This is a predicted structure of a 96-nucleotide RNA (Bacterial small signal recognition particle RNA) from a Candidatus Dadabacteria bacterium. Lineage of the source: Bacteria > Pseudomonadati > Thermodesulfobacteriota > Candidatus Dadabacteria. The model forms 93% of the base pairs in the Rfam consensus. It matches the Rfam family "Bacterial small signal recognition particle RNA". From the family's description: The signal recognition particle (SRP) is a universally conserved ribonucleoprotein involved in the co-translational targeting of proteins to membranes. Rfam classes the family as a non-coding RNA gene. Its mean pLDDT, the model's own confidence on a scale to 100, is 77.
């Protein structure tokens, strides 16, 4: 001083760990969410129709647990890959 490896150090992938969100179920606006309206009321001579309450079924919401996807973030990862002047550290020539 070369060269080779490895640590620091960049990036990609991936996976951990946080958070939202999706799915699921359970409740659900008692007031004025939305369909759909039994009975009952109302209008007609009837035919019928009108409103509309409870019951039904769904929306916003609110709770829930574990898997699942998805989003975002992480000096978390002796996980793989690539890049690296220069620092450190081994290893092996040479030359002083």
């Nucleotide at each position: 001083a070369a060269c080779c490896g490895g640590g620091c150090c960049c990036g990609u992938a991936c996976g951990g760990c946080a958070a939202g969100g999706a799915c699921u179920u359970a409740c659900g606006a008692a007031u004025c969410c939305c369909g759909c309206c039994a009975g009952g009321c109302c209008c007609g001579g009837a035919a019928g129709g009108g409103a509309g309450c409870a019951a039904c079924g769904g929306u916003a919401g609110u709770a829930a647990a574990u898997a699942u996807c998805u989003u975002u973030g992480u000096g978390c990862g002796u996980u793989a890959c690539g890049g690296u002047a220069a620092c450190c550290u081994g290893g092996u020539u040479g030359c002083u």